[in-house]
C1' cells in the first nucleotide's frame, strides 16, 4: 500500500396489472468448529436511536449503542446439527398498475474478511 470480496424467477394459473399473489422451480457473503454448514459459534451489510462534524436547513460523513433469520431424523465414521440419505425452515431497507430472498435503486457506495 495495492488488488480482490454475493447468487439467484424458468414453466404453469389467476388477472385489467404479478419476475411482487397460488403451484412447481432457482439461490446461499466472510473467519471459526477433530470433517466440508444458508438453519452451530461468531462477523459484516442493512435497520432503528442517539451524540458529533458539515450545512441556512437538508443531504452526506463519523462516534457509540441497538436490533439482527432459519434444522430436524437416519446413515457412514475416531471425529460430521458441516459429508451422505431424507424430509422441512429461512431472506433488511425505499420503490412498483398487485403483497419481491430473485426485479429496480441507494449501490460505479460500504464491508467481515482474502491474496500479494
Nucleotide at each position: 500500500u495495492u488488488u480482490c470480496a454475493g447468487g439467484g424467477c424458468g414453466g404453469a394459473g389467476u388477472g385489467a396489472a404479478a419476475g411482487u399473489c397460488u403451484c412447481c422451480a432457482c439461490c446461499g457473503g466472510c473467519g471459526g468448529u477433530a470433517a466440508g454448514a444458508g438453519u452451530c459459534c461468531g462477523c459484516g451489510a442493512a435497520c432503528c436511536g442517539u451524540c458529533c462534524c458539515c450545512u441556512a436547513g437538508c443531504a452526506g460523513g463519523g462516534g457509540c449503542g441497538g436490533c439482527c433469520g432459519a434444522a430436524c431424523c437416519g446413515g457412514u465414521g475416531a471425529a460430521a446439527u458441516u459429508c451422505c440419505g431424507g424430509u422441512a425452515c429461512c431472506g433488511a431497507c425505499g420503490g412498483u398498475u398487485a403483497c419481491a430472498g430473485u426485479c429496480c435503486g441507494g449501490a460505479g457506495g460500504g464491508a467481515a474478511g482474502a491474496a500479494a
Predicted 3D model of a 116-nucleotide RNA (FMN riboswitch aptamer (RFN element)) from a chicken gut metagenome. Model confidence (mean pLDDT): 84 of 100.